[in-house]
Context: one part of a larger RNA
Molecule: small-subunit ribosomal RNA, 3' major domain
Organism: Fimbriimonadaceae bacterium
RNA sequence: UGACGGGGACCCGCACAAGCGGUGGAGCAUGUGGAUUAAUUCGAUACUAACCGAAGAACCUUACCCAGGUUUGACAUUGAAGGAAAGCCGUAGAGAUGCGGCCCUCCCCCACAAGGGGACCUGAAAACAGAUGUUGCAUGGCUGUCGUCAGCUCGUGCCGUGAGGUGUACGGUUAAGUCCGCCAACGAGCGCAACCCUCGUCCUGUGUUACCAGCGAGUAAAGUCGGGCACUCACAGGAGACCGCCGGUGUAAGCCGGAGGAAGGUGGGGAUGAUGUCAAGUCAGCAUGGCUCUUACGCCUGGGGCUUCACACAUGCUACAAUGGGCGCAACAAAGGGCAGCAAUACCGUGAGGUGGAGCAAAUCCCAAAAAUACGCCCCCAGUUCAGAUUGCAGUCUGCAACUCGACUGCAUGAAGGCGGAAUCGCUAGUAAACGCAGGUCAGCUAUACUGCGUUGAAUACGUUCCCGGGUCUUGUACA
Numbered sequence: 001u002g003a004c005g006g007g008g009a010c011c012c013g014c015a016c017a018a019g020c021g022g023u024g025g026a027g028c029a030u031g032u033g034g035a036u037u038a039a040u041u042c043g044a045u046a047c048u049a050a051c052c053g054a055a056g057a058a059c060c061u062u063a064c065c066c067a068g069g070u071u072u073g074a075c076a077u078u079g080a081a082g083g084a085a086a087g088c089c090g091u092a093g094a095g096a097u098g099c100g101g102c103c104c105u106c107c108c109c110c111a112c113a114a115g116g117g118g119a120c121c122u123g124a125a126a127a128c129a130g131a132u133g134u135u136g137c138a139u140g141g142c143u144g145u146c147g148u149c150a151g152c153u154c155g156u157g158c159c160g161u162g163a164g165g166u167g168u169a170c171g172g173u174u175a176a177g178u179c180c181g182c183c184a185a186c187g188a189g190c191g192c193a194a195c196c197c198u199c200g201u202c203c204u205g206u207g208u209u210a211c212c213a214g215c216g217a218g219u220a221a222a223g224u225c226g227g228g229c230a231c232u233c234a235c236a237g238g239a240g241a242c243c244g245c246c247g248g249u250g251u252a253a254g255c256c257g258g259a260g261g262a263a264g265g266u267g268g269g270g271a272u273g274a275u276g277u278c279a280a281g282u283c284a285g286c287a288u289g290g291c292u293c294u295u296a297c298g299c300c301u302g303g304g305g306c307u308u309c310a311c312a313c314a315u316g317c318u319a320c321a322a323u324g325g326g327c328g329c330a331a332c333a334a335a336g337g338g339c340a341g342c343a344a345u346a347c348c349g350u351g352a353g354g355u356g357g358a359g360c361a362a363a364u365c366c367c368a369a370a371a372a373u374a375c376g377c378c379c380c381c382a383g384u385u386c387a388g389a390u391u392g393c394a395g396u397c398u399g400c401a402a403c404u405c406g407a408c409u410g411c412a413u414g415a416a417g418g419c420g421g422a423a424u425c426g427c428u429a430g431u432a433a434a435c436g437c438a439g440g441u442c443a444g445c446u447a448u449a450c451u452g453c454g455u456u457g458a459a460u461a462c463g464u465u466c467c468c469g470g471g472u473c474u475u476g477u478a479c480a
Base pairs, nucleotide, nucleotide: 001480002479003477004476005475007474008473009472010471011470012469013468015464016463019427020426021425022424023423026318027317028316029315030314031313032312033311034309035308042053043052064304065303066302067301068300069299070298073128077127078126081122082121083120087102088101089100090099091098092097106118107117108116109115130293131292133291134290135289139287140286141282142281143280144278146276151190152189153188154187155186156185157166158165159164170181171180172179196270197269198268199267201239202238203237204236205235206234207233211228212227215226216225217224242264245258246257247256248255249254320420324379325378326377327376328375330373336367337366338365341360342359346355347354348353386417391412392411393410394409395408396407397406433456434455435454436453437452438451439450
C1' cells in the first nucleotide's frame, strides 16, 4: 500500500422487512448430468453452465457412426495439351459415380485466311489445396461478471531515507469524486451528468392511401361519392422544465412546502459500461502463431445417429376449478409481416383443409378472429360438464421422402393431479399478476422458447436490528 476480520462508524441496492404472484409435489415441453449406444458430434459447469451457441436436427444442416467411393482433390493460383460452355437420352448402381450415344463451336481484335486475346470446360506432372484436427494457458476481435457500482488516475508543488502519501481527507449535500465550505495543495484527464433515440403537452408547415365538423348526393347500412383541411392521425421543424417564480430554512451547495403547468425537482423508458478483476468464455462465427494429418484427421454419397431412458437437476407450459367450466350473442387494441408472397367475397367439407382467385410491392388490399370482458342460459362442489396426459381408428397439409422422427383435424379413450416438505425466485406503478396479438428463423415444424406489441390492472414499504452484495473513513493482523 492492499487484502481480510463471526472489529467500529456512516451510506446504498427488491438486500431484508411489508405485500402480491410463483418454483420445489402432478402431467407434459425443453436443456443438462448420468447411463446406454456402432454413433448417441462439439462447446458452455457456483453466482457469471443447463429453452445457453441453436432466429427453428425427417434428407440437407452435420461436425458423429456404418457402408460404398475418391486422391491436384468440393474450392483458389500457375499449368503442357485439347475443346465453346452447357444440355438431353439410354444403361449399371442405394447413390456418389461409371460406360455408351445424341447435340455442338461463344465474345473481341484483325479479317480472304492464318494468328492473337478474353470468359468457360476437360486435363498429365508438380508446386499446392484442404482439416468443425490440437493448444482460448501463445493470440486478435467479441462477450459475461463485479456494475450504470462511483469510482480510477495524471502534471506540478509539498511531506517522507524509501515503498508511498497529499490532492481524492474533514463538515454538509447529492442518484453520483454531484455540488458547496474549509484545507499544502493548485489544476487536469477517464468515468457521473448533459449532448442522442423514444413516450407524454402545445404550436407551425404539409394533407393522400389517413380524417369527416359544416354543405350537397347516395345507401338496408357504410367517408360510399362530390367536396373540405377544421378535428383525429401521419411526417418534418420548433416551443416547453431551469429549483426559473413565491414562502420557509441554510454561510453556501442544497432541502421542505406552494403556485402555475400536459409534465417538478434525473418527468417515464432506452442506447451509452471508467481503471481494472476472474490465465472467466469463445481456435466450432471469423481471423491468427506454433504443433499435427496429407491414398487421410481431406473430399463425395446412401443409410443411421444428434429424437435412446431404471434415474437426478434446471427453465418453462397446462392444471388441480365456481373470482370457475361449457354454449350462444355483442364490443374494444397496438405493433408487425406480405410477390417463389399475403390472399378477400363465393362454393365444398363436422374439421384440419380443398376449389377458385378479386385486390395488394400496400396509411389504399390481405394476414385479421383480438382474447380476457359485458349480457343470456346450463352445470351445483363431484376426480365432476374440473383437468387434459396416454392410446386406438379415420383423415388433412408441407415436402423427392413424414418408419426410425413432422405439425394439425375429427371420433373414441379419459392417466396423474384436492394448491404442493425442507428450501427457494421475481416484482415498488401503468410495475406485479392476468389476457391475447405479431414477428424473426422457416418448405413444414417439436415455439409452451425468444424478441416486441397492446388490453385489464393491484397490494405494500413501519423501518435498516438481522441475511446477501457494494461504497467511504477508521482500527487490528503472525497474510501478500